[in-house]
Model confidence (mean pLDDT): 88 of 100. This is a predicted structure of a 93-nucleotide RNA (c-di-GMP-I riboswitch aptamer) from a Gemmatimonadaceae bacterium. The sequence was found by an Rfam model in a public genome assembly. Of the family's consensus pairs, 100% are formed in the model. The organism belongs to Gemmatimonadaceae, within Bacteria. Its Rfam family is "c-di-GMP-I riboswitch aptamer". From the family's description: GEMM was predicted in a large-scale screen for bacterial structured RNA regulatory elements.

RNA sequence: CCGCGAUAACGGCAAAGCCGGUGAAAGCCGGUGACGCAAAGCUACGAGGCUACAGCGCGCCCUGAGGUGCGCCAUGCCAGUCGAGCCGCCGAA
Numbered sequence: 001c002c003g004c005g006a007u008a009a010c011g012g013c014a015a016a017g018c019c020g021g022u023g024a025a026a027g028c029c030g031g032u033g034a035c036g037c038a039a040a041g042c043u044a045c046g047a048g049g050c051u052a053c054a055g056c057g058c059g060c061c062c063u064g065a066g067g068u069g070c071g072c073c074a075u076g077c078c079a080g081u082c083g084a085g086c087c088g089c090c091g092a093a
Base pairs, nucleotide, nucleotide: 004091005090012037013036017032018031019030020029021028022027035080041086042085043084045083046082047081048078049077050076055072056071057070058069059068060067061066
């Protein structure tokens, strides 16, 4: 230095829930709280998943304007879904 990851050591992160904020939503931010994590550090590059404001299509209500239901759709989101890239603490076998 690389690989590897122990009943080692110093530590780190923080699920669900609850409270507040933000967003159309998925989600994200902060507080609280710990399910867990050797990368649960960072990056939307690949796969996969989530949401559908707006848009498009169809139907219904309706004098009309408009309202409403369903479907499609990512440029939105998920890194604690997996893979990949980059950086990284410690040192037993």